[in-house]
RNA sequence: GCCUGUAGCUUAGCUAGGUAAAGCGAUCGGCUCUUAACCGAUCGACCGGGGGUUCGAAUCCCUCCUGGCC
Repeated sequence: GCCUGUAGCUUAGCUAGGUAAAGCGAUCGGCUCUUAACCGAUCGACCGGGGGUUCGAAUCCCUCCUGGCC
């Protein structure tokens, strides 16, 4: 100097501000002799911390921190 941080895990969403999404997972149910698979429902993050701008910030600005690269 550059990049990174969003659900238990892996990621999307940021370029263009307006209800935070998907897969895996967990729980319950259906199916099955049972398990797995499959199907349905539910659960779960107010977005690394702080401040600012704005009617409104994961998103824009400042600063600090974590991790990575040079």
RNAcentral holds the sequence, with entries from MGnify. The RNA shown here (transfer RNA) has 70 nucleotides and comes from a marine eukaryotic metagenome. Rfam family: tRNA. Its mean pLDDT, the model's own confidence on a scale to 100, is 81.